[in-house]
Molecule: c-di-GMP-I riboswitch aptamer
Organism: Candidatus Bipolaricaulota bacterium
RNA sequence: UGCUCGAAAAGGCAGAACCGUUGAGAGACGGCGACGCAAAGCUACGGGACCUGAGGAGGGGUCAGCCGAGCUGCCGAG
Repeated sequence: UGCUCGAAAAGGCAGAACCGUUGAGAGACGGCGACGCAAAGCUACGGGACCUGAGGAGGGGUCAGCCGAGCUGCCGAG
C1' cells in the first nucleotide's frame, strides 16, 4: 500500500412522528427528532414497490434507509 474483516478510537449520517414550503400524486426540500446505519456517501444500470396515464403507452415520474450492481471514502484490533 492492497484485499478481507469490523474489535477499539475519532467522528459521520438521520427513521417514524410533528411543523413549514413545494408537487396532480408517489414524493422532495428545510426545521425538529433519532428508529437505526460500516458506506444510511454518490449513481435510476437491472429487479422490485409506489404515483400517474389511458383514445393511444415498449409512456412519464418517485423511492438509493427494498434488493443487486457500479464509483468513491474514515480508522486499523484480527